[in-house]
RNA sequence: AGAGUUUGAUCCUGGCUCAGAUUGAACGCUGGCGGCAGGCCUAACACAUGCAAGUCGAGCGCGAAAGGUCUUCGGACUGAGUAGAGCGGCGGACGGGUGAGUAACGCGUAGGAAUCUACCUAUUAGUGGGGGACAACAUGUGGAAACGCAUGCUAAUACCGCAUACGCCCUACGGGGGAAAGCAGGGGAUCUUCGGACCUUGCGCUAAUAGAUGAGCCUGCGUUGGAUUAGCUAGUUGGUGAGGUAAAGGCUCACCAAGGCGACGAUCCAUAGCUGGUCUGAGAGGAUGAUCAGCCACACUGGGACUGAGACACGGCCCAGACUCCUACGGGAGGCAGCAGUGGGGAAUAUUGCGCAAUGGGCGAAAGCCUGACGCAGCCAUACCGCGUGUGUGAAGAAGGCCUUCGGGUUGUAAAGCACUUUCAGCAAGGAGGAAAGGGUAGUAUUUAAUAAAUGCUAUCUGUGACGUUACUUGCAGAAGAAGCACCGGCUAACUCCGUGCCAGCAGCCGCGGUAAUACGGAGGGUGCAAGCGUUAAUCGGAAUUACUGGGCGUAAAGCGCGCGUAGGCGGUUUGUUAAGUCAGGUGUGAAAGCCCCGAGCUCAACUCGGGAAUUGCAUUUGAUACUGGCAGACUAGAAUGUGAUAGAGGGAAGUGGAAUUCCACGUGUAGCGGUGAAAUGCGUAGAUAUGUGGAGGAACACCAAUGGCGAAGGCAACUUCCUGGAUCAACAUUGACGCUGAGGUGCGAAAGCGUGGGGAGCAAACAGGAUUAGAUACCCUGGUAGUCCACGCCGUAAACGAUGGGUACUAGAUGUUGGGGGAAUUUGACCCUUCGGUGUCGCAGCUAACGCAUUAAGUUCUCCGCCUGGGGAGUACGCCGGCAACGGUAAAACUCAAAGGAAUUGACGGGGACCCGCACAAGCGGUGGAGCAUGUGGUUUAAUUCGAUGCAACGCGAAGAACCUUACCUGCCCUUGACAUCCUCGGAACUUGGCAGAGAUGCCUUGGUGCCUUCGGGAGCCGAGAGACAGGUGCUGCAUGGCUGUCGUCAGCUCGUGUCGUGAGAUGUUGGGUUAAGUCCCGCAACGAGCGCAACCCUUGUCCUUAGUUGCCAGCACGAAUGGUGGGAACUCUAAGGAGACUGCCGGUGACAAACCGGAGGAAGGUGGGGACGACGUCAAGUCAUCAUGGCCCUUACGACCAGGGCUACACACGUGCUACAAUGGAACGCACAGAGGGUUGCCAAGCCGCGAGGUGGAGCUAAUCCCAGAAAACCGAUCGUAGUCCGGAUUGGAGUCUGCAACUCGACUCCAUGAAGUCGGAAUCGCUAGUAAUCGCGAAUCAGAAUGUCGCGGUGAAUACGUUCCCGGGCCUUGUACACACCGCCCGUCACACCAUGGGAGUGGAUUGCACCAGAAGUAGCUAGCUUAACCUUCGGGAUGGCGGUUACGACGGUGUGCUUCAUGACUGGGGUGAAGUCGUAACAAGGUA
Repeated sequence: AGAGUUUGAUCCUGGCUCAGAUUGAACGCUGGCGGCAGGCCUAACACAUGCAAGUCGAGCGCGAAAGGUCUUCGGACUGAGUAGAGCGGCGGACGGGUGAGUAACGCGUAGGAAUCUACCUAUUAGUGGGGGACAACAUGUGGAAACGCAUGCUAAUACCGCAUACGCCCUACGGGGGAAAGCAGGGGAUCUUCGGACCUUGCGCUAAUAGAUGAGCCUGCGUUGGAUUAGCUAGUUGGUGAGGUAAAGGCUCACCAAGGCGACGAUCCAUAGCUGGUCUGAGAGGAUGAUCAGCCACACUGGGACUGAGACACGGCCCAGACUCCUACGGGAGGCAGCAGUGGGGAAUAUUGCGCAAUGGGCGAAAGCCUGACGCAGCCAUACCGCGUGUGUGAAGAAGGCCUUCGGGUUGUAAAGCACUUUCAGCAAGGAGGAAAGGGUAGUAUUUAAUAAAUGCUAUCUGUGACGUUACUUGCAGAAGAAGCACCGGCUAACUCCGUGCCAGCAGCCGCGGUAAUACGGAGGGUGCAAGCGUUAAUCGGAAUUACUGGGCGUAAAGCGCGCGUAGGCGGUUUGUUAAGUCAGGUGUGAAAGCCCCGAGCUCAACUCGGGAAUUGCAUUUGAUACUGGCAGACUAGAAUGUGAUAGAGGGAAGUGGAAUUCCACGUGUAGCGGUGAAAUGCGUAGAUAUGUGGAGGAACACCAAUGGCGAAGGCAACUUCCUGGAUCAACAUUGACGCUGAGGUGCGAAAGCGUGGGGAGCAAACAGGAUUAGAUACCCUGGUAGUCCACGCCGUAAACGAUGGGUACUAGAUGUUGGGGGAAUUUGACCCUUCGGUGUCGCAGCUAACGCAUUAAGUUCUCCGCCUGGGGAGUACGCCGGCAACGGUAAAACUCAAAGGAAUUGACGGGGACCCGCACAAGCGGUGGAGCAUGUGGUUUAAUUCGAUGCAACGCGAAGAACCUUACCUGCCCUUGACAUCCUCGGAACUUGGCAGAGAUGCCUUGGUGCCUUCGGGAGCCGAGAGACAGGUGCUGCAUGGCUGUCGUCAGCUCGUGUCGUGAGAUGUUGGGUUAAGUCCCGCAACGAGCGCAACCCUUGUCCUUAGUUGCCAGCACGAAUGGUGGGAACUCUAAGGAGACUGCCGGUGACAAACCGGAGGAAGGUGGGGACGACGUCAAGUCAUCAUGGCCCUUACGACCAGGGCUACACACGUGCUACAAUGGAACGCACAGAGGGUUGCCAAGCCGCGAGGUGGAGCUAAUCCCAGAAAACCGAUCGUAGUCCGGAUUGGAGUCUGCAACUCGACUCCAUGAAGUCGGAAUCGCUAGUAAUCGCGAAUCAGAAUGUCGCGGUGAAUACGUUCCCGGGCCUUGUACACACCGCCCGUCACACCAUGGGAGUGGAUUGCACCAGAAGUAGCUAGCUUAACCUUCGGGAUGGCGGUUACGACGGUGUGCUUCAUGACUGGGGUGAAGUCGUAACAAGGUA
């Protein structure tokens, strides 16, 4: 510090997710030791049991018992003035727990004045003299108990007067008021009732002052969210007076006034203890408030006071309530949010431990007692820190595992082995420190009259440890007792095999899994951390993703529709002053702990200790005065006003005008009009449309007109008049910052809509009809009502858009236009230069993700306002406000997704555009589709009808040929190292004759036979038997593959290097102008070159030449059976080798002086001459595992092998491809002519003979330019048939044969005789072909024993047509749009149906909080008190004062009633929303998306 994820790819925006750190954690797996911390976050739920606050006899009066000793048995002494309770004092207000409540002066921080403070310290002054009670106790008595009641006795540091009063309190300033207590020790005189008095010391007590400590009160500032909480408040705000309190104060009361708080957020609701700190972060911040520390609040819930220095009191009291317990039913008792512990809740949190040894606290003079505070121990890997589980050596790289290309690799120096060590744990022994006090003795000092006492110091003796089997040290033994967890597709370090087969499962995000999964599960290996490792939850970070530091708003989310203007914010030049902001210094504070730095102590570290720094803050004080602010004065550059001009659809009102539509009247006139893609509805013979004249009425204002003008926006358009707002220009004058923005507020605000009243020509929602259509509630047509118009009043929204808020200043220009001003010259039309204001286009810098913006900014500054924070849900629900309503404004959440989006790029596509090509259309010729047959396919059938090919690009295809074989299929029989290959052992030559059984494979018996090479060891080949390695598979996967092939397409394209442009994907080149069959060539050009394609090179054909001359040829010569047969010839044809030739080379024209095109000459051939081979980058997961090869999987007495028979040939039907026809351009028959290219020894087979024929016989020739197949046919000559189911057509069937073959039944071909079906030119639709082509005619070959209408070749005869590119199909290039990229066979919307989820409404129902009104009124306090009662004091002795009980009034908790607000849960039914598998209906959007 970043990364993954939207796309085919890119940049941006933007969310989601990850890597880090952390935790009072929990869960899963695992677990050796120690140190140091931490440990109910949930039910402030309920609690059994024990303990957690007592102490003082030196305040006081009482006062046992057990035991012991003695005893005269009565008792005495001791225990012992002990235990114990009581009165009294101090302490139970500290310590400990918890966080319910509390949004508050509660807390934090800084201040303040009107206060109290026990114990403590210091100081001052005292401590005199009396009195009356009450507990305990005793007696009696009530009650189950708790607990009382009555009478009687008694003490005090308990209580009460009196005296005294420096200071203290009150005061009218004259005065008045108010206190105390003793106890312990010691003692020289004096006195004594022998107890003491008295004196003194210590402690205590009283009054007072001061301090310290602690507490109370007040104030400034800070302290969560919600405005869908906007108004709240009657003791409320203030005053006067009184009361009350320790103390100021409406704290309380009476009276008076009407205030107080609030947009700087009152009130209300929700949530929450606050802080030092803690976690995170670079910081700013964000989150948090366990442990430790400070403050607050609470103590079963609510209320209340008492006591006290202090409480409205956790282990006190009273009352009410809920709950629990006891009960004799009358009544009582209780409060773990103290420490342990229990139940419950929960994912989850420990022992009913030891000790007061230390530290601290209470009481005490002290010893001491008490102390679940505390110190320790126990449990828990909960966190942090440390240590260990060995170390060295060790290659035969062991065995085993895993993988393997079978060679090996890896686990791996790892193990074993050898040599060492012993931390920790174990056993044993030793052994600090935490301990200082206290007490005794002695000495000394202070005090004192004192050698007492007390206190301090010194010395010495004694003596206190829970932890504790302590820490630590030493010894002993032995590698001995000690490693797991997660992960390994990317992010993210780490890879293979097996299993599984969209299953099981994984997953933080993207996403894996549908038979080769590095992603699931297991294994091996690896990576990371390690006594832990992972997961989950949570916080911060990354996230600049709320942006103060540090973001944005044209199109991604985001500028209010536009003005005016309040508060607020911001604000020109200058002088003086002030010192609020600002800056600097000082002072105080900012607790300690923590963080940081330095050092120190535990062996280190964690941990702990000491010192420092820091604590960014607040307060106060002293200065500074540039800037901002305040105050005062001045200025004119901002702003405004005045004067004079100018332009304008600016606004309002009134009036006027012409054209057009419609309607009405009349005239002319006749059959249609109108409308559409085409029609129809509609109108018209009752006279329309058309046309003329006149009239009525409403609405809108052609041309001018524009890129123009005006207005804040909406918006504004005939002309005239009136009223009126604003703007601009020029020159001066005046005011003197008067300015800008603008939350709320207020006004204006298109269209549609609403209300009332008018008006209504045209247009036109709704509606009706006609069309279109599968449908058509639409698009089109004919009609047509609201409405559109006017007046008045509402509504308040729009893609109200420049998708761009307002203002200010600055920053190159060019060119239009509009309204003013100035200047020069002038031909008086105008033109040129310049300036101010508006409105456009282009463009530099700059900005921007890009597109683009660019002085009219989206540039560079300042200022103010509004708005945004992923998509959907949703601009929706609820609430509130506005509105007559429609609706508008404000405005969520649950849930759901990992995207949604912007700009640009490359493709693809378009019922977008431009250009071009192709038998693509058109023009022609011939077919298919109809018939019969052949053949292939689908389907069906079957035991099997083997398998594959399936739009073009499967279907006479694999198959160049299924009777058996082929053959892969079915049935049956049979074999198991196998039909085939290699290796091993043994035997045997190989091989062969015959017989029997069987469908055969096969089985049994039998005959003959002893081979070849040799270095004599043996070897090669073949056969049989045996064991195992293995063979075998036309079994699966063409979606694991190679190879081969089809197709777009013989279309002209596809790319690269360097350079340049762009942030980038990419672009450029390859586009453009011409041209071509062509990305062919030329020119131009930020491109320059190159490659694969095109073309050419290759084959063939067309012309000529040279060479050669048999088997081919024969012009001339000769012979001849008259056939180049023979001699001969080498001219010609031909054969087959090599050459020539054609290149737009030449001429003319066009073109740009180019490329090229057009025409012509010559030429056998002319513009790639014809044909072929040749197929770029790629597409279709195209085809083929059944040609072959091959990974993986599967079968192994069978999915392998052999054999026989059957099947692939089935047959209601459908389709493709063909053949033959339907006839006279023909059929049949006779005669007769001319090819080319092939094949042939397992072959072609001549002549001759036989058969009607298929064929048979025969055997010559031929390994082929020699012989054979082999007769070419159409054509041609003449004759016949005469338009008919025929002398057309030949299917089908019967009979008889031939040939091949082991064998023609299923199931061959051919021949002859007989039979003679459909069919008379073929619907919709559709195919081929542009010249030696179509059409037509025959011939040959491969395969093959036999079996072509198929296929591949060959030649013969031999046309028609092409105006042209509008349309159909396919393709190329450019451009445009796109929401497509699996790419239009794309994408995608809504209703309905089903399932699930959350949510709104809902008659209501139930709960909670709370307001108001009323009832009621416990305890308690205060006031009053006519009843009862009353030790101290007073008394005139009657009583009084005072206190208590009781009564009553006020306040007052719980409770009750009524009525509201808010909120939660639930609710028949219902509304929309979201998500789901491949459902239904349509096709709304994306292309001109087919109506933008």
The prediction has a mean pLDDT of 85. Small-subunit ribosomal RNA from an uncultured prokaryote, 1492 nucleotides, folded computationally.